[in-house]
Molecule: transfer RNA
Organism: Candidatus Vogelbacteria bacterium
RNA sequence: GGGCGGUUAGCUCAGUUGGUAGAGCAAUUCGUUUACACCGAAAAGGUCAGGGGUUCGAGUCCCUUACCGCCCA
Numbered sequence: 001g002g003g004c005g006g007u008u009a010g011c012u013c014a015g016u017u018g019g020u021a022g023a024g025c026a027a028u029u030c031g032u033u034u035a036c037a038c039c040g041a042a043a044a045g046g047u048c049a050g051g052g053g054u055u056c057g058a059g060u061c062c063c064u065u066a067c068c069g070c071c072c073a
Base pairs, nucleotide, nucleotide: 001072002071003070004069005068006067007066010025011024012023013022019056028042029041030040031039049065050064051063052062053061
């Protein structure tokens, strides 16, 4: 230098044909307990890596930038 894959909640990851952004774990609160743990319940937590474009509508499609991994030279 070239090619491919990845970037979504604190962590690990889903997300269908473009149509309300989700799960598990963690943390918080409540219940339970003398207390802690376990268990149950509730609520919260998001610039979908940054920017731009297409579209009535983008996590999803297109362009570009950054970062991570793999391969080729």